[in-house]
Context: one part of a larger RNA
């Protein structure tokens, strides 16, 4: 040197993508304990005291017929040490904010999430030989020895407030006048041959379903949800007014967000000093309403961002034990 354990003066995160690694807290008993809360929680919140060992006393629980034995509480006193949960086992702690309700699940050997899944919500399709699904266009078989409070698909995700406009375009649902349309039916006509009947090529008027054209409905189906000019008695701005387009122009609610490029916006806390973080404001390059929206107590080996403790992370290295490694033999 390098690894595993250990100890360190003064600082205490000044290390670092980032407190990652170590440390620190740890047990039992009493006191004590915020916001916020779905009243259960939070909560072991946080914060504190005690505590060995020896006398005496008082109370009492179990077992025994008893003598006792084991044991719990509490009092009043002694005493020994640096240290009394003296070893070991054995939560650091709080605050903010995202996201995901939660406990689950998950890339066996690089990703444990915010991904999945989940109760609940809705939408559809299924009347039984049920829909769906397997299978040879089957038998049979699941569905199910159940029957719409079942069964199957699809979105979405507890809970609380909600869930706006749009049906043109795609799709399903329903119509059923009329158009269009297959094989199918065969008017009339013309070829062949035959004296003729007819036999045959051939022409195609006329019949003729679903579809599709149509006509409606239907967004928690697929999906969408404008621009231009003008204007108020300082500026600024624009409730308001014209005009074009649309199926209709984005409601509530949130918003520099897991979304904001321009941007390290700009203001307001936190720091001496903050590209990150919070609250705010809106100019949403390009949020937004079951491809859910805004909130929300619990809860999370999730991200963020701040504190207290506490430390070799660091300033800044030191040293001790083993164990290599290196020389030497």
């Nucleotide at each position: 040197c390098u690894g595993u354990a250990c100890u360190g003066a003064a600082g205490g995160a000044a290390c670092u993508a980032g407190g990652c690694a170590a440390a620190u807290u740890g047990c039992a008993u009493c006191c004590g304990u915020a916001a916020c809360u779905u009243c259960g929680g939070g909560a072991g919140a946080a914060g504190g005291a005690u505590g060995g060992c020896c006398u005496g006393c008082u109370u009492u629980u179990g077992g025994g017929c008893a003598a006792c034995c084991a044991g719990a509480a509490g009092u009043a006193g002694g005493u020994g040490g640096c240290a009394c949960a003296a070893a070991a086992a054995u939560g650091g702690g709080g605050g903010u904010a995202g996201c995901g309700a939660c406990u689950g699940u998950u890339u066996a050997a690089c990703u444990a999430a915010a991904a999945c899944a989940u109760a609940g919500g809705a939408c559809u399709c299924u009347g039984c030989u049920a829909a769906a699904u397997c299978g040879u266009a089957a038998a049979g078989a699941u569905g199910a020895u159940g029957u719409a409070u079942a069964g199957g698909g699809u979105c979405u995700g507890a809970c609380g407030c909600c869930u706006g406009c749009c049906c043109g375009g795609u799709g399903c649902u329903g119509g059923a006048a009329g158009g269009u349309u297959a094989a199918u039916u065969g008017a009339u006509g013309g070829g062949g041959u035959g004296c003729a009947a007819g036999c045959u090529c051939u022409u195609g008027a006329u019949c003729g379903a679903a579809g599709c054209c149509c006509c409606a409905g239907u967004a928690a189906a697929c999906g969408g949800c404008g621009g231009c000019c003008g204007u108020a008695a300082c500026u600024a701005u624009g409730a308001c007014g014209g005009u074009c387009c649309u199926a209709a122009g984005g409601u509530a609610g949130c918003g520099a967000a897991a979304u904001u490029c321009c941007u390290u916006g700009u203001c307001g806390g936190g720091u001496a000093a903050g590209u990150u973080c919070c609250g705010a404001c809106c100019c949403g390059c390009a949020c937004g309403a079951a491809u859910g929206g805004c909130g929300u107590a619990a809860c999370g080996a999730c991200u963020u961002c701040c504190c207290c403790a506490c430390u070799g992370u660091c300033u800044c290295c030191a040293g001790u034990a083993c164990a290599g490694a290196c020389u030497c033999a």